Background
The prediction has a mean pLDDT of 85. Small-subunit ribosomal RNA from an uncultured bacterium, 1389 nucleotides, folded computationally. Rfam family: Bacterial small subunit ribosomal RNA.
[in-house]
RNA sequence: AGAGUUUGAUCCUGGCUCAGGAUGAUUGCUGGCGGCGUGCCUAACACAUGCAAGUCGAACGGAACUUUGUGGAACAGCUUGCUGGGAAAUAAAGUUUAGUGGCGGACGGGUGAGUAACGCGUGGGUAACCUGCCUCAUAGAGGGGGAUAACGGUUGGAAACGAUCGCUAAUACCGCAUAAGCCCACAGUACCGCAUGGUACAGGGGGAAAAGAUUCAUCGCUAUGAGAUGGACCCGCGUUUGAUUAGCUGGUUGGCGGUGUAACGGACCACCAAGGCGACGAUCAAUAGCCGGACUGAGAGGUUGAACGGCCACAUUGGGACUGAGACACGGCCCAAACUCCUACGGGAGGCAGCAGUGGGGAAUAUUGCACAAUGGAGGAAACUCUGAUGCAGCAACGCCGCGUGAAGGAUGAAGGUCUUCGGAUCGUAAACUUCUGUCCUUAGGGAAGAUAAUGACGGUACCUUUGGAGGAAGCCCCGGCUAACUACGUGCCAGCAGCCGCGGUAAUACGUAGGGGGCAAGCGUUAUCCGGAAUUAUUGGGCGUAAAGAGUGCGUAGGUGGUUACCUAAGCGAGGGGUGAAAGGCACUGGCUUAACCAAUGUCAGCCCCCCGAACUGGGCUACUUGAGUGCAGGAGAGGAAAGCGGAACUCCAUGUGUAGCGGUGAAAUGCGUAGAUAUAUGGAAGAACACCAGUGGCGAAGGCGGCUUUCUGGACUGUUACUGACACUGAGGCACGAAAGUGUGGGGAGCAAACAGGAUUAGAUACCCUGGUAGUCCACACCGUAAACGAUGAGCACUAGGUGUCGGGGGAGAAAUUCCUCGGUGCCGCAGUUAACGCAUUAAGUGCUCCGCCUGGGGAGUACGUACGCAAGUAUGAAACUCAAAGGAAUUGACGGGGGCCCGCACAAGCGGUGGAGCACGUGGUUUAAUUCGAUGCAAACCGAAGAACCUUACCUGGAUUUGACAUACAUGUGGUAGUGAAGUGAAAACGGAACGACCUUAGCUUGCUAAGGAGCAUGAACAGGUGCUGCAUGGUUGUCGUCAGCUCGUGUCGUGAGAUGUUGGGUUAAGUCCCGCAACGAGCGCAACCCCUAUGGUCAGUUGCUAACAGGAGAGCUGAGCACUCUGGCGAGACUGCCGCCGACAAGGCGGAGGAAGGUGGGGACGACGUCAAAUCAUCAUGGCCUUUAUGUCCAGGGCGACACACGUGCUACAAUGGCCGGCACAGACGGAAGCGACUUUGCGAAAAGGAGCGGAUCCUCGAAAGCCGGUCCCAGUUCGGACUGCAGUCUGCAACUCGACUGCACGAAGUCGGAAUCGCUAGUAAUCGCGCAUCAGCCAUGGCGCGGUGAAUACGUUCCCGGGCCUUGCACACACCGCCCGUCA
Repeated sequence: AGAGUUUGAUCCUGGCUCAGGAUGAUUGCUGGCGGCGUGCCUAACACAUGCAAGUCGAACGGAACUUUGUGGAACAGCUUGCUGGGAAAUAAAGUUUAGUGGCGGACGGGUGAGUAACGCGUGGGUAACCUGCCUCAUAGAGGGGGAUAACGGUUGGAAACGAUCGCUAAUACCGCAUAAGCCCACAGUACCGCAUGGUACAGGGGGAAAAGAUUCAUCGCUAUGAGAUGGACCCGCGUUUGAUUAGCUGGUUGGCGGUGUAACGGACCACCAAGGCGACGAUCAAUAGCCGGACUGAGAGGUUGAACGGCCACAUUGGGACUGAGACACGGCCCAAACUCCUACGGGAGGCAGCAGUGGGGAAUAUUGCACAAUGGAGGAAACUCUGAUGCAGCAACGCCGCGUGAAGGAUGAAGGUCUUCGGAUCGUAAACUUCUGUCCUUAGGGAAGAUAAUGACGGUACCUUUGGAGGAAGCCCCGGCUAACUACGUGCCAGCAGCCGCGGUAAUACGUAGGGGGCAAGCGUUAUCCGGAAUUAUUGGGCGUAAAGAGUGCGUAGGUGGUUACCUAAGCGAGGGGUGAAAGGCACUGGCUUAACCAAUGUCAGCCCCCCGAACUGGGCUACUUGAGUGCAGGAGAGGAAAGCGGAACUCCAUGUGUAGCGGUGAAAUGCGUAGAUAUAUGGAAGAACACCAGUGGCGAAGGCGGCUUUCUGGACUGUUACUGACACUGAGGCACGAAAGUGUGGGGAGCAAACAGGAUUAGAUACCCUGGUAGUCCACACCGUAAACGAUGAGCACUAGGUGUCGGGGGAGAAAUUCCUCGGUGCCGCAGUUAACGCAUUAAGUGCUCCGCCUGGGGAGUACGUACGCAAGUAUGAAACUCAAAGGAAUUGACGGGGGCCCGCACAAGCGGUGGAGCACGUGGUUUAAUUCGAUGCAAACCGAAGAACCUUACCUGGAUUUGACAUACAUGUGGUAGUGAAGUGAAAACGGAACGACCUUAGCUUGCUAAGGAGCAUGAACAGGUGCUGCAUGGUUGUCGUCAGCUCGUGUCGUGAGAUGUUGGGUUAAGUCCCGCAACGAGCGCAACCCCUAUGGUCAGUUGCUAACAGGAGAGCUGAGCACUCUGGCGAGACUGCCGCCGACAAGGCGGAGGAAGGUGGGGACGACGUCAAAUCAUCAUGGCCUUUAUGUCCAGGGCGACACACGUGCUACAAUGGCCGGCACAGACGGAAGCGACUUUGCGAAAAGGAGCGGAUCCUCGAAAGCCGGUCCCAGUUCGGACUGCAGUCUGCAACUCGACUGCACGAAGUCGGAAUCGCUAGUAAUCGCGCAUCAGCCAUGGCGCGGUGAAUACGUUCCCGGGCCUUGCACACACCGCCCGUCA
């Protein structure tokens, strides 16, 4: 410090989300130690039990007990008066303490319900006040009195608690004495103050005190003054939200007099007056204890008020007072209420928001611990007692801080896991192993400080020494981007994830698991909340033409702001000094705990108050000025406003005349009007409304708005002049006024037009657009309404900042004039700087500044609901929330698209010729059927397509049979000579089973020379593996189709733009062409176009067999032979065509038109050749290939069947429907192919298909090979025919192992539909269409009417580009970008 997310991409606006920090936390997983802190945020819910406030016997009288003394009774013994015995009583000392009395229970501790307040904070005031204990000072304590608890007696009650009689003490209580301006009233002097007033001094009058105790040190008591401490009251300023809360107030505001208080005061009371508060937000409602501080932030701010500290308030709820220095009192009293408990039912008792603890609530918050050792508090003279304050301990990772879970060495980089291209990589020096250490831990011993002499809860704690052994101690989250970190498997829009964008539909780095990795670490994630990022409420620091946002306009109140000059003032402002700003905290720096957290010392503040000073600026006062503003005077311009009057044109209506059949209306019609006389035309009349031309980005007005002419009344602006006033100004919350159209009320008016309504059309419908009618309304008067895209989508005012050019209204100068120059005000256009996200704006700013007002803060919900105000109503103004989305939006860019525009092309239309669609048949497809009818191709761009050949095979399908290292490949292990191989009979549909019999080979070594050993080949078994036309063409390669042989598609550098992008490639011409020329911020280049390649059209040259034959010779005939290579032809090489030449047009260009020459003329004709890309186009079944699936089967082998089915639908063809024809006979002319398991002449046989023989030919030699249409002659005579040939019967031929399912061909017979084809639709622009035959591939044969080629005959038409289809370029609009087969709205489910 930013990032993600709107788009195909871009810039901007704008919201949402994330990364940071924090917490009294919660929750999930996990958890070793220590230190310091923290721990009911919810029910101010209810509470069992214990404790939390007592103390003083040195205030008092008693009581009990102990000791000692005095005393000596009863009683016992006997020596009878002695001994013992020791009671009562009494004295002294001591201990304990119920009661009286004193002090303290107003502190300490808890909580935050209430409170929006002088409650709190801050700074002041009290001349309006109090203050126990403490300190200092002055003075004093004389002498009396009467009671009362305790106690004793009697007595009530269950208890709590009393009643009554009697006795008694005090530092308890009460008089008396004494006493000072201590208090009260009176009157006086001096000084002082912010009003009342205060201080000091003096006078006489009145009033008020006291307590003793003692261990003899002292401690208490009374009065007064002062101090200190603590409190009380008052005031300035500050202190949450709401105006959908605008008025509130009766002790209310003030006064006089009282009451009351420590004290002021309507605090309270009587009387009098009618005030007081409020837009600077009263009142009301909601929420809330306030602060020092805490968190966050760069800061300004925002949020917060746990712990620690200050203040306030409260103590079950509400009220009240008493006592007291202090309370209206947490552990006091009284009353009321609710609740709980006891009860003998009559009555009583209680208050944890003290410390523990319980229940409850809740996501959630601890021990019924130890000690008064320390610090502090209460009482006491003190010892001491009390103290859940406090000091400690316990529980909790709740937080912060510190430490540890080992360190060094250690590569066969172990095992194992994971991944893998199978080679390896990684976990990983990690482990094992070796050496070492001991923080925490453990054993034993010592042992503090905290404590000035004693006293230690903590605690045998901290700490030190010592023993032992790596032993006991690591998890959590994340790994698609933001955001550091990637692979495998599983899953298959399922399960799930998710903070935002978004992942998941079979190859998921996003789900789950694993391996690996990243981050933090005794914690890590989640959730919640706050600040930040967010300049996303903008003071610092935003905006309002189009993104949200300028009020419709003006006048004007409060308020805010305000020209020039002098002087004064000192409120703001500036400077200095003082006070306050508690402590803690923060910051800086030192110090103490081993360090840190933690603790301590020192220094350091914004604000407020007081004092003194300054005077530039702002404010205030006063003075002056004229430039802002206004006034006067002189002018001209104008649809400015209001009222009255007048005018002509047109429409309609009425009357009359002329006149006759239509008029009117539309895309076309109809409704309508018209023979009862319309429309048309002429004359006259009536009525209402609006004012053609002039007329103009001309004028006027604040805006809305204003248009015939005249008159009256009236507002404003402008120009000139500089006479007057002297800052009088600008803006303007509320307020007031004006405010188009529509609409409303009342009364008029009503020609035309015209919502609603009616009818006619259109349409699938047509509650519309079109037509015929037509009512409110439109017009006038008065009164409402108060809104508009009320727009320049641009608030008002002032100042400044290049110009150019129009126009309207004035003024001035020059000139004879035309005209020109200067200037003020208005209104337009273009344009610089500047500005803007861009578009654009640009002296009429959206530029640069100042002043004031209004308004905005994501989209939807919604300008809706509720409330309020206004309105007759319609409605208007003000104006939310729940919920929901991650966008909504602005400007510009590139495409695509448009029943937008311009230019151009194509058998695209048009002009023609021939077809398809109807019939029969063939083929393909869909559908259906089936055991199977294998699979793929499906608009153009599937459908005689893959298939250039399904009877078996093919074959992938079905049924049945068989087989499992396999039909096929590679390598390994073991075994192997009667082994491999050949293989009869038999079984079987075949595959297969079966096995008589025969029976091997190669290399090397050894020798017994035909044996042995080793190896190879083969075979058998086993395990690796083979195999798959199984799936995915949406995982792919390759190949192909299509737009389209359309003219396009891009790049480098430069330039322009914030950018996406643009330019180049656009423009003017031209072309088949982004072909070429010219111009141009572009200059070049690449892929395409064209050319280079092949065939064909002409002639030349070379060559001359198998081709050819002009001349010569031979021959019965035939180039047959000799001969020849001239010609044809064959096939090599070169030539030829380039707008090269001429004329015209064009821009002197490119090029176009015409001509000459030429075989061919402007690309001569044809082919091959297909840019960047589009269609997730086609193909996993040509092939290859990732992944998945299968492995006695989805592989392999075999037989039979199927791919040939058949109600039907579609596509492509063939044959026809006939006379331009059919049939019969005769005659003629090609080209290009192919041929050995072949082509087959020729001969014979057969009506024929063919058969039996068979020459020649691996070919310019032989064969296929007779081409057909054509020509000549004949016949048929318009018919379902001598057309047409389907279907069927019989008989055959050929191929083949085999023609039943399911071949082709032949002969005879049979002789269907069909008489030119609806809507619709296809091909073709010249050797083309049409028509005629021939050949080839595949192939045993053939379902070929198909495909690919070849030649023969051989047309018609094109005016033209309006329209249909497709395409190219430019431009325009766009809310589309999956791109119009788009997007999107409403209803219904």